[in-house]
């Protein structure tokens, strides 16, 4: 470094409920856990989605890719 354990410590938080924002996809605070070893981060490529559609957006928990990172058994 790859890798990821019936390991330890810690982390995130789907659906759903609820306050706020947005035309919307969705975003966000609180509750809540289905899951996650990058479910940290970036719309670069593809996908999907929205709208006041020559365009402007959303999704990183759809996949690929970039950058960054905790822990440490076996191999």
């Nucleotide at each position: 470094u790859c890798c990821g354990a019936c390991a330890a410590a810690g982390g995130c938080a789907a659906a759903c409920c609820u306050g706020g924002g947005g035309c919307g996809a969705c975003c966000u605070g609180g509750g809540g856990a289905c899951g996650c070893a990058a479910a940290g981060u970036c719309a670069c490529g593809g996908g999907c989605c929205u709208c006041a559609c020559u365009g402007a957006g959303g999704u990183a928990g759809c996949c690929g890719g970039g950058c960054u990172a905790c822990c440490g058994a076996a191999g």
The prediction has a mean pLDDT of 90. The RNA shown here (c-di-GMP-I-GGC riboswitch aptamer) has 75 nucleotides and comes from a Pseudomonadota bacterium.